[in-house]
RNA sequence: UAGCUGGUCGUCCAAUGGCAGGACACUGGGUUUUGGUCUCAGGAAUCAAGGUUCGAAUCCUUGCCGGCUAG
Numbered sequence: 001u002a003g004c005u006g007g008u009c010g011u012c013c014a015a016u017g018g019c020a021g022g023a024c025a026c027u028g029g030g031u032u033u034u035g036g037u038c039u040c041a042g043g044a045a046u047c048a049a050g051g052u053u054c055g056a057a058u059c060c061u062u063g064c065c066g067g068c069u070a071g
Stems, first nucleotide, its partner, number of pairs: 001070007010024004018054001026042005047063005
């Protein structure tokens, strides 16, 4: 440099173009003599900019970053 592939809560993983959800973690409550376990609730995310569409995490374009391959 070229081709391919990926980017979503703090972490891991979902979501047929139609309310972004689950687990762990965190915070608060219940339970417990305390801790742990268990249980209830809460906060928390779509890499960026455009385009298509009634509607985009999803489709298209460009850019950024990571990985693989080739030279």

The prediction has a mean pLDDT of 81. The RNA shown here (transfer RNA) has 71 nucleotides and comes from a Calditrichota bacterium. The RNAcentral record of the sequence draws on ENA. NCBI's taxonomy places the organism under Bacteria, Pseudomonadati, Calditrichota.